Predicted 3D model of a 1554-nucleotide RNA (small-subunit ribosomal RNA) from an uncultured bacterium.
[in-house]
RNA sequence: AGAGUUUGAUCCUGGCUCAGGAUAAACGCUGGCGGCGUGCUUAACACAUGCAAGUUGAACGAACUCUUAAAAGCAAAAAGUUUACUUUUUGCUUUUGGGUGGUUAGUGGCGAAUGGGUGAGUAACAGGUGGAUAAUCUGUCUCUAAGACUGGGAUAACAUUCCGAAAGGGAUGCUAAUACCGGAUAUAACUGAGAAGACACAUGUCUUUUCAAUGAAAGGGGGCUUAAGUAGCGUGCUACUGCUCCCCCUUAGAGGUGAGUCCGCCUCCUAUUAGCUUGUUGGUGAGGUAAAAGCUCACCAAGGCAACGAUGGGUAGCCGACUUGAGAGGGUGUACGGCCACACUGGAACUGAGACACGGUCCAGACUCCUACGGGAGGCGGCAGUGAGGAAUUUUGCGCAAUGGGGGAAACCCUGACGCAGCGACGCCGCGUGGGUGAUGAAGGUCUUCGGAUUGUAAAGCCCUUUCAGACAGGAAGAAUAAGAGGAAAGUGAAUAAUUUUCCUCAGAUGACGGUACUGUCAGAAGAAGCCUCGGCCAACUACGUGCCAGCAGCCGCGGUAAGACGUAUGAGGCGAGCGUUAUUCGGAACUACUGGGCGUAAAGGGGGUCUAGGUGGCUUAAUUAGUCAAAUGUGAAAACUUUCGGCUUAACCGAGAGCUGGUAUUUGAUACUGUUAAGCUUGAGUACAGAAGAGGAGAGUGGAAUUUCCGGUGGAGCGGUGAAAUGUGUAGAUAUCGGAAGGAACACCAGUGGCGAAGGCGGCUCUCUGGUCUGAUACUGACACUGAAGCCCGAAAGCUAGGGGAGCAAACGGGAUUAGAUACCCCGGUAGUCCUAGCUGUAAACGAUGACUACUAGGUGUGGGAAGUAUCGACCCUUUCCGUGCCGAAGUUAACGCAUUAAGUAGUCCGCCUGGGGAGUACGACCGCAAGGUUGAAACUCAAAGGAAUUGACGGGGGCCCGCACAAGCGGUGGAGCAUGUGGUUCAAUUCGACGCAACGCGAAGAACCUCACCGGGGUUUGACAUGUUCUUGAAAGCACAGGAAACUGUUGCCCUCGGACUUCGGUCUGACAGGAUCACAGGUGCUGCAUGGUUGUCGUCAGCUCGUGUCGUGAGAUGUUGGGUUAAGUCCCGCAACGAGCGUAACCCUUGUUGCUAGUUGCUACCAGUUAAUGCUGGGCACUCUAGUGGGACUGCCAGUGGUAAACUGGAGGAAGGUGGGGAUGACGUCAAAUCCUCAUGGCCCUUAUAUCCCGGGCUACACACGUGCUACAAUGGUCUGUACAGAGGGUUGCAAACCCGUGAGGGGGAGCUAAUCCCAAAAAGCAGGCCUCAGUUCGGAUUGAAGGCUGCAAUUCGCUUUCAUGAAGCUGGAAUCGCUAGUAACCGCGAAUCAGCAGGUCGCGGUGAAUACGUUCCCGGGCCUUGUACACACCGCCCGUCACACCACGAAAGUUGGUCAUACCUGAAGCCGAUGAGCUAACCCUUUUUUAGGGAAGCAGUCGUCGAAGGUAGGGCUAGUAAUUGGGGUGAAGUCGUAACAAGGUAGCCG
Repeated sequence: AGAGUUUGAUCCUGGCUCAGGAUAAACGCUGGCGGCGUGCUUAACACAUGCAAGUUGAACGAACUCUUAAAAGCAAAAAGUUUACUUUUUGCUUUUGGGUGGUUAGUGGCGAAUGGGUGAGUAACAGGUGGAUAAUCUGUCUCUAAGACUGGGAUAACAUUCCGAAAGGGAUGCUAAUACCGGAUAUAACUGAGAAGACACAUGUCUUUUCAAUGAAAGGGGGCUUAAGUAGCGUGCUACUGCUCCCCCUUAGAGGUGAGUCCGCCUCCUAUUAGCUUGUUGGUGAGGUAAAAGCUCACCAAGGCAACGAUGGGUAGCCGACUUGAGAGGGUGUACGGCCACACUGGAACUGAGACACGGUCCAGACUCCUACGGGAGGCGGCAGUGAGGAAUUUUGCGCAAUGGGGGAAACCCUGACGCAGCGACGCCGCGUGGGUGAUGAAGGUCUUCGGAUUGUAAAGCCCUUUCAGACAGGAAGAAUAAGAGGAAAGUGAAUAAUUUUCCUCAGAUGACGGUACUGUCAGAAGAAGCCUCGGCCAACUACGUGCCAGCAGCCGCGGUAAGACGUAUGAGGCGAGCGUUAUUCGGAACUACUGGGCGUAAAGGGGGUCUAGGUGGCUUAAUUAGUCAAAUGUGAAAACUUUCGGCUUAACCGAGAGCUGGUAUUUGAUACUGUUAAGCUUGAGUACAGAAGAGGAGAGUGGAAUUUCCGGUGGAGCGGUGAAAUGUGUAGAUAUCGGAAGGAACACCAGUGGCGAAGGCGGCUCUCUGGUCUGAUACUGACACUGAAGCCCGAAAGCUAGGGGAGCAAACGGGAUUAGAUACCCCGGUAGUCCUAGCUGUAAACGAUGACUACUAGGUGUGGGAAGUAUCGACCCUUUCCGUGCCGAAGUUAACGCAUUAAGUAGUCCGCCUGGGGAGUACGACCGCAAGGUUGAAACUCAAAGGAAUUGACGGGGGCCCGCACAAGCGGUGGAGCAUGUGGUUCAAUUCGACGCAACGCGAAGAACCUCACCGGGGUUUGACAUGUUCUUGAAAGCACAGGAAACUGUUGCCCUCGGACUUCGGUCUGACAGGAUCACAGGUGCUGCAUGGUUGUCGUCAGCUCGUGUCGUGAGAUGUUGGGUUAAGUCCCGCAACGAGCGUAACCCUUGUUGCUAGUUGCUACCAGUUAAUGCUGGGCACUCUAGUGGGACUGCCAGUGGUAAACUGGAGGAAGGUGGGGAUGACGUCAAAUCCUCAUGGCCCUUAUAUCCCGGGCUACACACGUGCUACAAUGGUCUGUACAGAGGGUUGCAAACCCGUGAGGGGGAGCUAAUCCCAAAAAGCAGGCCUCAGUUCGGAUUGAAGGCUGCAAUUCGCUUUCAUGAAGCUGGAAUCGCUAGUAACCGCGAAUCAGCAGGUCGCGGUGAAUACGUUCCCGGGCCUUGUACACACCGCCCGUCACACCACGAAAGUUGGUCAUACCUGAAGCCGAUGAGCUAACCCUUUUUUAGGGAAGCAGUCGUCGAAGGUAGGGCUAGUAAUUGGGGUGAAGUCGUAACAAGGUAGCCG
């Protein structure tokens, strides 16, 4: 940084897709170790169990426990004696006193508002950022100042008792406090009323001061007894007072921390949400709060918000940051950090410094649980964990050792915060799975051209090492400023008690992690590699399997028998304890464009004007400093990021420093530009004056031509209409023609890319009213300008409403034609409408497909309206200039086409619009409309394109030019008959296979009885009928003969039973050749694929075309050359030309034929000479001629004339055997048709291998209702038949041609001369000519068919050959539609030969004989060539393509309804609770009364009741939204459905818009 994908190719537009990064991820395969992180994104779903908030006895009473002393009692033991007593000891119980610890329910204090979780709600001062608080509060903490006096009454616990299943509650009685309440004191505080001063942003704030009123407290622990006092025992002990220290407490101030409130700016989508609001906006007063405020209330006013988006709807916690990106931007908000909100759902307050409170209270609701049915209990979105949901997310772990928090004086307690561990490759980072050497390049695998290549130094082997894991052993740091003891200094203190703070010393407890990190030793390469991909994008290829199947696929697309794309394998590429996939997001994407896009034709300029808001704005001066610029200061939390160091062995990770945090606030400075203010200017704009042109608009009047109708005259048969007709009209008098009348509409010529208008649009003439424009010269105003959302107005045609009018034209409709149909095109009619008036509609391809305005940037040439100059007597002309309107064109621009002073160029301002195609300008909603409909305007779904311009072809029922037996002009055929032959079809055991428009069909096949032969039936063989090689074996085998058999073949015996070399003990052994048998490799295949191929062939077409190099043009495909003007059979030649040359074709060279010279004369010839015969080149000469076959000449537009451009060439002529390529042949460019052929041959692959091979016999290819092609013979007299008679050419012949002669009616037979051929033979040529007969008939035409008898070939003639003779004697009397060949020695007619071949031609290929007609010409049919034009075609018109219908599927709309959700409204009901009222009931503290004193009254409260508000609930009618629905509507998609053919070419009626 780009790439793939629209096309035959190109450029552009434009979408889709890919390569990169990231993730709280999930899934698939795989999995060694460690470190650091991270882990319910879904159901703010429901939760079993345990734990997550307690602490304080140095606040308090009490209980229990421990200890100690005394007493009493009991029991046991021992001793003594009085034998039932004493003493001692021990144990237990009770009581009393004392004491130090400990535990704890309760009262009290502090905490529980932090920490931890979650993201439902919230579009908001919720958050971010910056301010304000002169409008506020703040427990604990720090500092400062002062104080802590004096009294009182209760109440838990506890005891007794009652109710209840429980939870829990009631009553009576007792008691304490740092609990509660009076009084005193209080300057500071607050309130009220003043005074003075200072400051300030409005209200105000601060300082000083006077008076009055109000308001505090609580103790606990330690120390001393020295001084002073009291009490008890007692002469020093205890207690109290006292003194002192600490903690706690009270008041006030200051600070700090935290919190509340207000404000500026920023903060998603939607206008298919445009109006919202009644406490609403403001004021006054009151209430209320910690605090400003409609925060609340009463009254008053009627405001407030909104296009700079109010209100409504949807979605969403916000940020630091994270991610991506070059950046600007985009996306995200998990973890960590800040803020907010929430705690089952909804409401509410209480307590408190702080809550309207996650582990508090009350009420309502839903749910779950307990219950004795009366009532109760609960809230994991704390940590674990469970269920459910889901693609998906962990242990009911250890510890308070560290850090932090709560309580406490402290020890200490609590702490699922936190520190650790566990699980998960979920992420990032690190390490390992070994290193070296090792070629016979091992084996195995895979491929193979069979040679080899590759896996591959890879392995094995040899030599080393030991990280990690394993075993054993050692073993940290994290922990000391706790507490304790001693000392020093300082503070308080009367004090050397005591205590606090700081410092020093001593001693020294405490580790969850964890025997972990780390270290050492041991053994041995030992325990440790996978995943994805390999057609292009995109690095990496082969084989096999499969056969549009199975499957792949991100896009393009692979797969239909040779798949580098599916599956497997070998190999390779990539990454690596991971690798792929999926999902999401940024990038690429300049496809939303601020950076950084566009709108003539690709998507896109509003139909036009006018104007409001808004945006923008000429020249000069001054002021200001809002924008702008600069500097400073504050802030911009930490973490993150960047960077420099440092710590873990490294890294990830962590720590320290610096940078950054683009902003914002304040202050100061600058003043060019913009803004604002003020003063001017004239060039922008406008006004006045004088002229000018015009289908500009509105109204009124008026004119002629024409159509139609009516009236009258003339006239007499048709008219009219069409491609052709018909409907229609006309003897009731049309059409035609003449005269008259009526009525409506439109205005010929002029008329012009002429004029006017903003656009739509405007056309006879006259008048009235009226808008705009242009020119000229002066004067005036003094920026008054440009654009323009919304709004308003105008706006063709068609259409609508009402009333007129109606000649012509003419939707609908009727009729006639056309047609397969014809609801059309054509014709005859014809109503709305077209016209007028008054309204509505508001759209068009409303187009220059080009918004308005301003400025600038070469020209040339027309035209309309002015002005000036020059010229002229004057007009024209000419020059200059202004305004319009066209064409051409430079620079420039554009994808190209094109545009080009009338820009699509260069710039500026403003508006409108676009962002893939389809769905769709559709649906829904809203607005407008009488309706038709218009304006605004989506989505689901679907495709990988849709599109623009240009290029090359092809095509056109487009155009131009030209050619061809293409048509025409002619001649003869085919199509009808019979037969032959081929094909289709049918049949069959088989009727082998191929060829299918031209270009298959007398074709492969130049010849199927067997063979051929591939087909069918049957019978045989299996290394084979045929080839090569290996190993073993035999010495025969074959042949002849015989038997069986249809044959192939099988069997038997007899004959027969090989050769060479070496060695030899002469027995033989070894080896080779040959032959047989057996074995293994292999043979064999007319089996498949001509769509795997070679070769060969057909065809367009013997048409004149097809290309290349260099150059030039074009962004490019491509173009040019090759087009143009002539000419030709020809891209043949000439001329011109940004082309110049060249190649393959054309032509020529080749063969043949036509003329001739020379050479050569045998087998040919015979003029001349001679001989001979019945005749004859028969014979000897001869080579003149014919001929033969070699080699030459000849023809080249060479010559002449004309035409043409002095060309090429054409026309005519001369000469010549031949004249304009003389006739014919061979020769076939680049290519097309996947044309034909695997059955000529060759060949890849596949298939068969006791058979798809091979041998044999027989059958079949020869069938036969029928259809077609190609032929033959005919239908007759231009003939048939008989007799006679004449003239060829080119071929063939020894496995042959065969003469003469004889036999036979004949086919033929016998015969065998001659001939390896210019010698002999086939061989008779036939039509023709001469003569006879036949006389128009199914015949003396025609010969099919059939019978009989023969001949020939051959092993064989039945299926199934040819032929002869005799007999038989069918159809057929010239052929429908249609169709074929041929332009001269041609057609037609006539015979002859050859190949194949034993035999078999009506076919094929050749040969000669006789021998015509016609061509005006290129309009038409067919085919072809060149140029041009259109194209939506490129598989190329046998193309493409549209719509209905039918079928399947998909999404959507409507819909009687129906089911939810949500929002507000009205009313009802109204819990808890705050507030207010009341309070006849209840009440300890304070006050009064002093006797109703166990009381009374008051104050202050409480229960209760009432009221306002009020959640949930109910009722009613609504709004919005979602789901669903019989049925219905169109839409989309879908290899081969139906009907037509609308569009693309003039698409066959040009198309398109309304």